A computed fold for a 563-nucleotide part of an RNA from a Patescibacteria group bacterium, annotated as large-subunit ribosomal RNA, domain V. The prediction has a mean pLDDT of 81. RNAcentral holds the full RNA, with entries from ENA. Rfam family: Bacterial large subunit ribosomal RNA. Gene Ontology terms of the family: ribosome and structural constituent of ribosome.

[in-house]
Context: one part of a larger RNA
RNA sequence: CUUCCAUCAGGACAAAAAGACCCCGUGGAGCUUUACUGCAGGUAGACAUUGCUUUCAUAUUUUUUGAUUGUCUAGAAUAGGUGGGACCCGAAAGGGAUCAGUGUAAUACCACUCGUUGGAAAAUUUGGAGCUUACUUUACGCCCUUGAAAACAGGGCGGGGGAAAGUGUUUGCUGGGCAGUUUUACUGGGGCGGUACCCUGCUAAAGUGUAACGCAGGGGCACAAAGGUUGGCUUUCCACCAAUGGAAACGGUGGAUCAAAGCGUAAAGGUUUAUGCCAGCUUGACUGCAAGGGGGACACCCCGAGCAGGUACGAAAGUAGGUCUUAGUGAUCCUCCGAUGCACAAUGGGUGUGCACGGAGCUUAACGGAUAAAAGCUACCCCGGGGAUAACAGAGUAGUCGCACCAGAGCGUCCCUAGCGACGGUGCGGUUCGCUACCUCGAUGUCGGCUCAUCACAUCCUGGCGCUGAAGAAGGUGCCAAGGGUCGGUCUGUUCGCCCGUUAAAGUGAUACGCGAGCUGGGUUCAGAACGUCGUGAGACAGUUGACCACAUUUACAUAUUA
Numbered sequence: 001c002u003u004c005c006a007u008c009a010g011g012a013c014a015a016a017a018a019g020a021c022c023c024c025g026u027g028g029a030g031c032u033u034u035a036c037u038g039c040a041g042g043u044a045g046a047c048a049u050u051g052c053u054u055u056c057a058u059a060u061u062u063u064u065u066g067a068u069u070g071u072c073u074a075g076a077a078u079a080g081g082u083g084g085g086a087c088c089c090g091a092a093a094g095g096g097a098u099c100a101g102u103g104u105a106a107u108a109c110c111a112c113u114c115g116u117u118g119g120a121a122a123a124u125u126u127g128g129a130g131c132u133u134a135c136u137u138u139a140c141g142c143c144c145u146u147g148a149a150a151a152c153a154g155g156g157c158g159g160g161g162g163a164a165a166g167u168g169u170u171u172g173c174u175g176g177g178c179a180g181u182u183u184u185a186c187u188g189g190g191g192c193g194g195u196a197c198c199c200u201g202c203u204a205a206a207g208u209g210u211a212a213c214g215c216a217g218g219g220g221c222a223c224a225a226a227g228g229u230u231g232g233c234u235u236u237c238c239a240c241c242a243a244u245g246g247a248a249a250c251g252g253u254g255g256a257u258c259a260a261a262g263c264g265u266a267a268a269g270g271u272u273u274a275u276g277c278c279a280g281c282u283u284g285a286c287u288g289c290a291a292g293g294g295g296g297a298c299a300c301c302c303c304g305a306g307c308a309g310g311u312a313c314g315a316a317a318g319u320a321g322g323u324c325u326u327a328g329u330g331a332u333c334c335u336c337c338g339a340u341g342c343a344c345a346a347u348g349g350g351u352g353u354g355c356a357c358g359g360a361g362c363u364u365a366a367c368g369g370a371u372a373a374a375a376g377c378u379a380c381c382c383c384g385g386g387g388a389u390a391a392c393a394g395a396g397u398a399g400u401c402g403c404a405c406c407a408g409a410g411c412g413u414c415c416c417u418a419g420c421g422a423c424g425g426u427g428c429g430g431u432u433c434g435c436u437a438c439c440u441c442g443a444u445g446u447c448g449g450c451u452c453a454u455c456a457c458a459u460c461c462u463g464g465c466g467c468u469g470a471a472g473a474a475g476g477u478g479c480c481a482a483g484g485g486u487c488g489g490u491c492u493g494u495u496c497g498c499c500c501g502u503u504a505a506a507g508u509g510a511u512a513c514g515c516g517a518g519c520u521g522g523g524u525u526c527a528g529a530a531c532g533u534c535g536u537g538a539g540a541c542a543g544u545u546g547a548c549c550a551c552a553u554u555u556a557c558a559u560a561u562u563a
Stems, first nucleotide, its partner, number of pairs: 022386004027382002029378004035181005041174009051131004056127002059124008069115002077107001080113005087096003135161003140158006184196003193213001197219006220367001221264001222323002227282007235260001236256006262271002265328001267326003286309004292303004298368001311320003334361005340356005393440001394438001395436003399433001401429006410420002447522001448520003452514001453511005460485003463480006487501003491497001529545003532541003
């Protein structure tokens, strides 16, 4: 040096298992509920099976009879209405009426009639009560048949119930008992939060366009004038003067500026020849169209001269198819409304349906809108995938962190720098917390302890030095130096930390926060269970708890002894 054997486990991101954590899939399953839609089940009504009676009650209608019946105000006064009526009652006396008056309407007397109310009769409705013949009595009794039978089955009689029950059809309510499903996406992992459509400015790199969970703001309307036209006018700010009157109201004078005002509303652009303000008259906030253009993948959106009809304003030329412009919105299906025309299984009429034209109904706001109609839990979980995407470790970065330096206001009696050092500045390191998501999800085992360690030096001790606000001793601070060394315990799963007792000292870090094919398994992080809290619930929680021991009894097994 090589080979074999034995041994040890640092590496071959060792082996094993297409990661169980995490995310994704318009995947699955189990479970829950005041998710949606159904189905059993329950319950109530109607009809059928289903008939009879009532000197009971109730309501309505009709007929009949009677009188206890009619009050705005005015008017002798409690006037129901209409017609007739000049007289009526009485022996007489006398009373009432006519008349007059009041009032919408006039009375005595006669006739008819309305409303209110009492009684009677009939019919119908509803309720109650009763009956027995349908029906019922598999937990009433007896008899018959079959039979071995006192069993089973069938039939009959009596008794009980009874037009109920039961059953059928149908309608409503209830209905996680059961079933089928839904429960969006973006996202510097996912969840929580926010957002999803439209408008304005910037980002946007001087045409258009252009991303981010980029920076700022608005909209889901309003207006019969805030529209059209004709004519006229000019804002704003400052100074001074002037009753109430003030910083600011309205009036006057002067000045500045050239638009800073105003334009229903966000912002931007625009605007004095007004698109602003005032007044007169009005409805073009028209009907049928449209050459030609702009934007857009499409759908669709926007601008538009001009022609025809009829109109408003203006002397006219002309202007007017809403508003200074850019937001103020919703496809298709379905349903409804309006005026007219057309079509519909030989033909006429009716109804209905469809088409053409004009409108209405969607926070279909997840706003190019899956359905008219839909929420959750899973640690009991499963499948397909992903290092396209998180948790560990690594890598990058260095905000944070640690260390060093520059400068020196100030402290240090005096004196920046013995020792400190504000406000600031420049670096180094790659230990902390982060950020990124680059290897790994067909697996890189995760905290602490044990064992065994190797290295760095920004040195805890030991060694050599400088300065000192170093008298000595003991210190402070800095320089060189990695040879060796660097404790035992209480508590806690702890690393850490507090404490006790020592020591020359009880160093700081790196090594996949060294080391689980070396050990452990106390913690964290499956399945069983509980507490507190949250949740209607299934369940959930960087909240908590234990996984053991002893005894007794029963059972099983083993061994020994005895029978």